[in-house]
């Protein structure tokens, strides 16, 4: 220098004007919307998208289901050890494969418990057996035939020894179900209804079935009726964030110390315009430097909240390492 | 916001515990008919939504994406 490998990180910056939205303080509670519950207005200060907020693929928190227990079924996981609230995630390590290498990938328990599968080709495909050549023995009309052996050939992914468990199955371990449209409360309204079936001889329920319990008056289906509003959950002292810190550990990670409080709507905020600078590209002038003009800046956008995985992503920057070539 | 289903010929669907993909309609050609329709005969047409993997072999099995569709408010 070129080509790579692994990890991390940024996702334009500043100012001005005009807006949107949450919080706090103060001032109104007057006006306005609404049937009510409830929502409110102004000023000042202050906060306001992401590394994936995405897919909803795993794991939890939270909430409800009269939540106990046994059996069966179903589903998931799969070398070993560790981390974690938990996981199918992460780390270390063994083995196998790929790569010159740095490194990468692995759904890596079990095929003497049992079953199943193998198209075409080939004599023969998992039951066994012999197409051809060779070798050995016997017979022979001397062309060959029969028996044995399993060395070679041919077919095929695979030729008697196994292969496939991302086929059934077995082993070990694990899993109750549903999801914030969960759930709790407030307000308003009605035809608080009709028909059929099952129910105090105990149903429905206990979101797969069943046993045994629990429980105690309704349940299921069809035809209708009414309201389609509001508050909490919900944004926060949390599995919280930050650190040239410190201790333990190979590491994931954990403990300590210090600092911080950091979006929150519901027909759904986080924007628009202008200026300057930075970056990439193009054009012109120019030896270079540079100047002027134009153009561009990805993927995408919170919706109960976290930890992961996967997928999308213009362009950079940093660190460590490998191979090749050259120079010293 | 949450839960679930589906994708195979131009259309509607089979095939899905693996062995090389079919049916009906449609299309095209022919026969019949004066002609058309109907009928009969023949025939074309497939990246099995896409990618990666398991396997000798994948529409089928596993994983990841993409497209399309369905359901879920409350009171009584």
């Nucleotide at each position: 220098a070129a080509a790579g490998u692994a990890g991390g990180u940024c996702a334009g910056a500043u100012c001005g004007u005009c807006g949107c939205u949450g919080g706090u303080a103060c001032c109104a509670g007057a006006u306005c919307c609404g049937a009510a519950a409830g929502g409110u207005g102004g000023u000042a200060c202050u906060g306001g998208a992401g590394g994936a907020a995405g897919g909803u693929c795993c794991g939890g928190a939270c909430u409800g289901c009269a939540c106990a227990g046994g059996g069966c079924a179903a589903c998931g996981u799969a070398g070993g050890a560790g981390g974690u609230a938990a996981c199918g995630c992460c780390u270390c390590u063994c083995c196998g494969c790929c790569g010159u290498g740095a490194g990468g990938c692995g759904a890596g328990g079990a095929u003497u418990a049992g079953a199943g599968c193998a198209a075409c080709a080939g004599a023969g495909a998992c039951g066994a057996g012999u197409c051809u050549u060779g070798c050995c023995g016997c017979c022979u009309u001397c062309g060959g035939g029969c028996g044995g052996u399993a060395a070679g050939g041919g077919u095929g992914a695979a030729a008697c020894g196994g292969g496939c468990a991302a086929u059934c199955u077995c082993u070990a371990c694990g899993u109750g179900c549903a999801g914030c449209a969960a759930c709790a409360c407030c307000a308003a309204a009605u035809a608080g209804g009709c028909c059929a079936g099952c129910a105090u001889u105990g149903a429905u329920g206990u979101g797969g079935c069943u046993c045994c319990g629990c429980g105690g008056a309704g349940c299921u289906g069809g035809c209708g009726g009414g309201u389609a509003g509001g508050u909490g959950g919900c944004a926060u002292u949390g599995a919280g964030c930050c650190g040239u810190c410190u201790c333990a550990g190979u590491g994931a990670u954990g403990g300590g110390c210090g600092g911080c409080c950091c979006a929150g709507a519901u027909g759904a905020a986080u924007g628009a315009c202008g200026a300057u600078c930075a970056c990439a590209c193009c054009a012109u002038a120019u030896u270079u430097u540079u100047a002027u003009g134009g153009c561009g800046c990805a993927c995408a956008g919170a919706a109960u909240c976290c930890g992961g995985c996967c997928u999308a992503u213009c362009g950079g920057c940093c660190u460590a390492c490998u191979u090749u070539a050259u120079u010293u | 916001g949450g839960g679930c289903c589906u994708u195979u010929a131009g259309c509607u669907c089979a095939g899905c515990c693996g062995g090389u993909a079919g049916a009906g309609c449609a299309g095209c050609g022919g026969a019949c008919u004066u002609u058309u329709a109907a009928u009969c005969c023949g025939u074309u047409g497939g990246u099995c939504g896409c990618g990666c993997g398991u396997u000798c072999g994948a529409a089928u099995c596993g994983c990841g994406c993409a497209g399309g569709g369905c359901c879920c408010a409350c009171c009584a």

Predicted 3D model of RNase P RNA and transfer RNA as a complex of 404 nucleotides.
Rfam match: Bacterial RNase P class A. From the family's description: Ribonuclease P (RNase P) is a ubiquitous endoribonuclease, found in archaea, bacteria and eukarya as well as chloroplasts and mitochondria. The family's RNA type in Rfam is ribozyme.